[in-house]
RNA sequence: GUGGGUGUACCUCAGUAGGACAGAGGGUUCGCCUCCUAAGCGAAACGUCGGCAGUUCGAAUCUGCCCACUCACA
Numbered sequence: 001g002u003g004g005g006u007g008u009a010c011c012u013c014a015g016u017a018g019g020a021c022a023g024a025g026g027g028u029u030c031g032c033c034u035c036c037u038a039a040g041c042g043a044a045a046c047g048u049c050g051g052c053a054g055u056u057c058g059a060a061u062c063u064g065c066c067c068a069c070u071c072a073c074a
Stems, first nucleotide, its partner, number of pairs: 001073007010026004019057001028044005050066005
């Protein structure tokens, strides 16, 4: 340099033939329980879906460019 893959919550990930407030588990915080802790139960917070543009009534999802990581080729 060329081509492919990945990027979604603090962490690990799901969700793509476009559609209603974007989810799960772990972790965190608070409460219940307990003599205390753990476990268990309940609740809450946490996201500009890598960035910018485009298409569309509507984009995590489609298109273009860019960025980071990664694989192959040169």

Notes:
The prediction has a mean pLDDT of 80. The RNA shown here (transfer RNA) has 74 nucleotides and comes from an uncultured Clostridia bacterium. Its Rfam family is "tRNA". Rfam's curators write: Transfer RNA (tRNA) molecules are approximately 80 nucleotides in length.